Model confidence (mean pLDDT): 86 of 100. A computed fold for an 85-nucleotide RNA from Methylophaga sp., annotated as c-di-GMP-I riboswitch aptamer. Its Rfam family is "c-di-GMP-I riboswitch aptamer". Its family is annotated with cyclic-di-GMP binding in the Gene Ontology. The sequence was found by an Rfam model in a public genome assembly.

C1' cells in the first nucleotide's frame, strides 16, 4: 500500500420505545434507551417501498402524471478506521 475476517481487546453508530419539536403526510430532528451494524459514514444516480395532489376507472390493495420521503431496503459512487490473517 492492497485485500480479507469480525473470535477477542479498545472504540464508533444507534433499531425499537418514551418525551419534546417540525411537517397535510410519508417522515425528520433533539434527549434517553439499545435491536443490531466492519462502513448502520456521505451522496436520491438506478431500482424498490412509502406519502401528498390532480387525472383515468363502476370499483379496487388498480393505473397515469407531478412533487416529496426512505442511505438501518438493494445496487452504485466517494471517503475512512481498530485488531487478526
Nucleotide at each position: 500500500a492492497c485485500a480479507u475476517g469480525a473470535a477477542a481487546a479498545a472504540g464508533c453508530c444507534a433499531a425499537u420505545c418514551u418525551c419534546a419539536g417540525u411537517g397535510u403526510g410519508a417522515a425528520c430532528c433533539g434527549a434517553g434507551u439499545a435491536c443490531g451494524g466492519a462502513a448502520a459514514a456521505u451522496u436520491a444516480c438506478a431500482g424498490a417501498u412509502c406519502u401528498u395532489a390532480a387525472g383515468u376507472g363502476a370499483a379496487a390493495u388498480a393505473u397515469u402524471u407531478a412533487a416529496g420521503a426512505u442511505g438501518g431496503c438493494u445496487g452504485a459512487a466517494u471517503u475512512g478506521u481498530u485488531c487478526u490473517u